């Protein structure tokens, strides 16, 4: 970052497995991506469990700590192919 060359990765959805979930892993399957390789440091969204308040139709909702999740949300680290403008 190229109407380049090798080449990878895989979203929705499906089937199987785990998990209270949020999600993950494995198989198909490609929406797409120049770091859609790797890290949960900060932010964001998401779950859960307790407190607290609103509601009461006893379902539900907003707010807090805690605690998972999430890289394909941003921002950061770090590490990589090729080599035209």
């Nucleotide at each position: 970052g190229a109407c380049a060359a090798a080449g990878g990765c895989a979203a929705a959805c499906c089937g199987g497995c785990c998990g209270u979930g949020a999600g993950g892993c494995c198989g198909g399957g490609a929406c797409g991506c120049a770091a859609a390789g790797c890290c949960a440091a900060g932010g964001a969204c998401c779950a859960g469990c307790c407190g607290c308040g609103c509601u009461c139709g006893u379902g539900g909702c907003g707010c807090g700590u805690c605690u998972g999740g999430c890289a394909g949300c941003c921002u950061g680290g770090c590490u990589g192919c090729c080599g035209a403008a």

Source information: c-di-GMP-I riboswitch aptamer from a soil metagenome, 85 nucleotides, folded computationally. The sequence is in RNAcentral, with records from MGnify. The coordinates come from a structure-prediction model, not an experiment, and the mean pLDDT is 87. Its Rfam family is "c-di-GMP-I riboswitch aptamer". Its family is annotated with cyclic-di-GMP binding in the Gene Ontology.